A computed fold for a 121-nucleotide RNA from bacterium BMS3Bbin03, annotated as FMN riboswitch aptamer (RFN element). The prediction has a mean pLDDT of 85. Its Rfam family is "FMN riboswitch aptamer (RFN element)". From the family's description: The RFN element is a highly conserved domain that is found frequently in the 5'-untranslated regions of prokaryotic mRNAs that encode for flavin mononucleotide (FMN) biosynthesis and transport proteins. This element is a metabolite-dependent riboswitch that directly binds FMN in the absence of proteins. In Bacillus subtilis, the riboswitch most likely controls gene expression by causing premature transcription termination within the 5' untranslated region of the ribDEAHT operon and precluding access to the ribosome-binding site of ypaA mRNA.The FMN riboswitch structure, reported in present an FMN-bound six-stem junction, adopts a butterfly-like scaffold, stapled together by opposingly directed but nearly identically folded peripheral domains. The sequence was found by an Rfam model in a public genome assembly.
[in-house]
């Protein structure tokens, strides 16, 4: 150094302007946002994880199933990750009108990140 144990802290962002209408941040036009780890170069849409729904099981933990979206060109040893262009996706409940963005569960949970102490070496 690798490693083991215990503990601490951190850990999600976003509808400007305008139209219609009795009423819309929910429709239309336009705007804005993008958790975590990996991946031969930096990723919302490549692979997986978390959060979510359902079922099974349990003291707790857990297991299974379901579950969104990207292409073209360029440079390069290497990029669906950079640059240029054009697209697409987004849990559940609520709400005078249908919600990625409002309200709520949530001062929650969590993938994970950083550090401390002890042992060990």
């Nucleotide at each position: 150094a690798a490693g083991u144990a215990u503990c601490u802290u951190c850990g999600g962002g976003g509808c400007a302007g305008a139209g219609u209408g009795a009423a819309a941040u929910u429709c239309c036009u336009g705007a804005c946002c993008g958790g975590c780890g990996g991946u031969g170069a930096g990723a919302g849409c490549c692979c997986g994880c978390g959060a979510g729904u359902c079922g099974c099981u349990u003291g707790a933990a857990g297991c299974g199933a379901c579950a969104g979206a990207u292409c073209c060109g360029g440079c390069g040893a290497a990029a669906u990750c950079c640059c240029g262009g054009a697209g697409c996706c987004g849990a559940c409940g609520g709400u005078g009108a249908c919600a990625g963005u409002c309200c709520g569960g949530a001062u929650g949970a969590g993938a994970g990140a950083a550090g401390a102490u002890a042992c060990g070496c």